[in-house]
Context: one part of a larger RNA
Molecule: small-subunit ribosomal RNA, 3' major domain
Organism: Gammaproteobacteria bacterium
RNA sequence: UGACGGGGGCCCGCACAAGCGGUGGAGCAUGUGGUUUAAUUCGACGCAACGCGAAAAACCUUACCUGGCCUUGACAUCCCCGGAACCUGCCAGAGAUGGCGGGGUGCCUUCGGGAACCGGGUGACAGGUGCUGCAUGGCUGUCGUCAGCUCGUGUCGUGAGAUGUUGGGUUAAGUCCCGUAACGAGCGCAACCCUUGUCCUUAUUUGCCAGCAACUCGGUUGGGCACUCUAGGGAGACUGCCGGUGACAAGCCGGAGGAAGGUGGGGACGACGUCAAGUCAUCAUGGCCCUUACGGCCAGGGCUACACACGUGCUACAAUGGGGCGUACAAAGGGCUGCAAGCCUGCGAAGGUUAGCCAAUCCUCAAAACGUCUCGUAGUCCGGAUCGCAGUCUGCAACUCGACUGCGUGAAGUCGGAAUCGCUAGUAAUCGUAGAUCAGCAUGCUACGGUGAAUACGUUCCCGGGCCUUGUACA
Numbered sequence: 001u002g003a004c005g006g007g008g009g010c011c012c013g014c015a016c017a018a019g020c021g022g023u024g025g026a027g028c029a030u031g032u033g034g035u036u037u038a039a040u041u042c043g044a045c046g047c048a049a050c051g052c053g054a055a056a057a058a059c060c061u062u063a064c065c066u067g068g069c070c071u072u073g074a075c076a077u078c079c080c081c082g083g084a085a086c087c088u089g090c091c092a093g094a095g096a097u098g099g100c101g102g103g104g105u106g107c108c109u110u111c112g113g114g115a116a117c118c119g120g121g122u123g124a125c126a127g128g129u130g131c132u133g134c135a136u137g138g139c140u141g142u143c144g145u146c147a148g149c150u151c152g153u154g155u156c157g158u159g160a161g162a163u164g165u166u167g168g169g170u171u172a173a174g175u176c177c178c179g180u181a182a183c184g185a186g187c188g189c190a191a192c193c194c195u196u197g198u199c200c201u202u203a204u205u206u207g208c209c210a211g212c213a214a215c216u217c218g219g220u221u222g223g224g225c226a227c228u229c230u231a232g233g234g235a236g237a238c239u240g241c242c243g244g245u246g247a248c249a250a251g252c253c254g255g256a257g258g259a260a261g262g263u264g265g266g267g268a269c270g271a272c273g274u275c276a277a278g279u280c281a282u283c284a285u286g287g288c289c290c291u292u293a294c295g296g297c298c299a300g301g302g303c304u305a306c307a308c309a310c311g312u313g314c315u316a317c318a319a320u321g322g323g324g325c326g327u328a329c330a331a332a333g334g335g336c337u338g339c340a341a342g343c344c345u346g347c348g349a350a351g352g353u354u355a356g357c358c359a360a361u362c363c364u365c366a367a368a369a370c371g372u373c374u375c376g377u378a379g380u381c382c383g384g385a386u387c388g389c390a391g392u393c394u395g396c397a398a399c400u401c402g403a404c405u406g407c408g409u410g411a412a413g414u415c416g417g418a419a420u421c422g423c424u425a426g427u428a429a430u431c432g433u434a435g436a437u438c439a440g441c442a443u444g445c446u447a448c449g450g451u452g453a454a455u456a457c458g459u460u461c462c463c464g465g466g467c468c469u470u471g472u473a474c475a
Base pairs, nucleotide, nucleotide: 001475002474003472004471005470007469008468009467010466011465012464013463015459016458019423020422021421022420023419026315027314028313029312030311031310032309033308034306035305042053043052064301065300066299067298068297069296070295073125077124078123079121080120081119082118083117086103087102088101089100090099091098092097107114108113127290128289130288131287132286136284137283138279139278140277141275143273148187149186150185151184152183153182154163155162156161167178168177169176193267194266195265196264198235199234200233201232202231203230207225208224209223212222213221214220238261241255242254243253244252245251317416321375322374323373324372325371326370333364334363335362338357339356342353343352344351345350382413387408388407389406390405391404392403393402429451430450431449432448433447434446435445
């Protein structure tokens, strides 16, 4: 100087408390451990691994296994030889591949040949998701959006170092004020950026419809741009004003006006560093290793196994509910070998047909809610696992191993031990919608809106953190 203390003081944070909803019990989904396996590819392991890399494992992906094959190689550069490239048929084979044919003759040219492409050959070389994240770059997590981390000069100290950065107030903040052997400065904080909340202005179609007219009653048509919206520009909030308080400060408390008030809400943004944290399997890369194989191609299998254990979720156990009928109201996205209205067929998944739309034009567009009827506390008109049969769709192909539909079957489950998680407001809870990936396949992820709470006395305690101080046989 740090680090640590079941030392002290001060102060924060959904840290506790106060509340609301869960997890832990059940079934299933998914990840992991373990076990099994020819293989169940690899990585990630307290917080900060475990619906994580994976925003899509039937083939492919795919790195694993079994078997069949190749050796200048699937890919790059150079050299030699041949042929344009390319299109296409038959046979063998699981295919990779091998064999035999057919069509085709292009562009430039100094007529020697050349360029692209294909086949064969030689060797230099290619190739490796092989090892090392404890050799590395880059990227990322984490403490933590915590308020800290430093420097120059000066001063003090033999020196390590200190001071500044401590102190008194204050703040979300090393934020600001005052004091002060310090005076300044940098990286952080804040602001500048995006979005949302109010208004003005510009623009007026594909959007909108107040007034006017028509009508096939639909903003449909004429018309209009007022309004809504859209998307460009601007205004607005600064403790600016008033009162109180404070040290005449910084500020704090209350009030006015205001759409918004003291950082208005949300996001992006992450200091010096810590964890030899994570990643050699995104990529790049040193070293090491393989080179008829640890490289490459193919078929099939596996990554989907299952006495078990854990994490994360979904659905429930019901009446604030289930079912039937009726009936409203979004936002944000996506759409051309795509989104698909309407009509027809089918109980349905879906199929057929074909309008419209390269989309503020057309399509995709809610559910909970609300009204009414029924069920009456029952393993039930709750719950839907499991299994049987019959189907639909995607795709070369749904056996291993897809999603969905119909009929039948109807398991566990009556609110969950110890323990444990999230959340302070348009939040939790609850309800649906869309998107990426994607041929097909979400209970995951990301985004969107609808309905919409309860509680916070307080900081003694648990956890994490900041500042000052103290002890130390630790560095």